[in-house]
RNA sequence: GCAAGUCACUAGGGGUGCCCGGCGCUGGGUCAAUCGACCACGGCGUCCUGGGCUGAGAUCACACCCUCCGAACCUGAUCCGGGUCAUGCCGGCGCAGGGAAGUGGAAACGAACUCAG
Numbered sequence: 001g002c003a004a005g006u007c008a009c010u011a012g013g014g015g016u017g018c019c020c021g022g023c024g025c026u027g028g029g030u031c032a033a034u035c036g037a038c039c040a041c042g043g044c045g046u047c048c049u050g051g052g053c054u055g056a057g058a059u060c061a062c063a064c065c066c067u068c069c070g071a072a073c074c075u076g077a078u079c080c081g082g083g084u085c086a087u088g089c090c091g092g093c094g095c096a097g098g099g100a101a102g103u104g105g106a107a108a109c110g111a112a113c114u115c116a117g
Stems, first nucleotide, its partner, number of pairs: 001113001005109002007104004011067004017053004021048002023045005028039004073098003079092004
C1' cells in the first nucleotide's frame, strides 16, 4: 500500500416454544333418569396487556435475527446424552442435507501478500 468487513439503500429469507394460575367454552366417566349432582383428566381461547424460564426475538412486530466467508431458519427428529417443575434448557448429531443478495460508500481500522528502511 491493500481485499472482505464494520456503514447506507433496496430486495429477500426466518422463528415464535415451555411451566403455573384465573376466567370462559368444550370433551369424558359415575350416579340419577329427563331437572340435575358428583369425579378426575384433557382440549380450545381476538380473554385476564396475569406470573415465571431460555433467548436477539416466544406476535404491544413499522420489532428482532439472517442473506452464500450463509448454524438466521428448516430437515434428520416423536433422535441421543445431561439437566429441569417443564421445554426445540444445555451439549451431541454438525468440515450431515437444505437454506434467502444486489448496489453504493468519506475517513479510520484492516489478514494474506507486497513495497520501503
Background
TPP riboswitch aptamer (THI element) from Bifidobacterium breve, 117 nucleotides, folded computationally. Its mean pLDDT, the model's own confidence on a scale to 100, is 76. Rfam family: TPP riboswitch aptamer (THI element). Rfam's curators write: Vitamin B(1) in its active form thiamin pyrophosphate (TPP) is an essential coenzyme that is synthesised by coupling of pyrimidine and thiazole moieties in bacteria. The sequence was found by an Rfam model in a public genome assembly. NCBI's taxonomy places the organism under Bacteria, Bacillati, Actinomycetota, Bifidobacteriales, Bifidobacterium.